[in-house]
Molecule: c-di-GMP-I riboswitch aptamer
Organism: marine sediment metagenome
């Protein structure tokens, strides 16, 4: 792949949990959507800051940048795997 059938996942939101600082994650309700919304942080993007460095500052707070460590696979690409199925 068909306005078929069977099955699947589950955004915002609600109310919880985290020996998460945060981004966020997990489980319940729910359903905006999804044909890989299954897996994977390899490349790019975006986001975060317990911590380091720099700038600024009397100090603190705040702001910005770098590093580092993370998050996101429902942002995109690469890679791996897979259900149903007519003409």
């Nucleotide at each position: 792949g068909a306005u078929a059938a069977a099955g699947c996942c589950a955004a915002g939101c609600c109310a919880g949990u985290c020996a998460g600082u945060a981004a966020g994650a997990c489980a319940g309700g729910g359903g905006c959507g999804g044909a890989a919304a299954g897996c994977c942080a390899c490349g790019g993007g975006u986001c975060u800051u317990c911590u380091c460095u720099u700038c600024a500052g009397a100090c603190a707070c705040c702001u910005a940048a770098u590093a580092a460590a993370g998050a996101u696979a429902g942002c995109c690409g690469a890679g791996c795997u897979a259900c149903c199925g007519a003409a």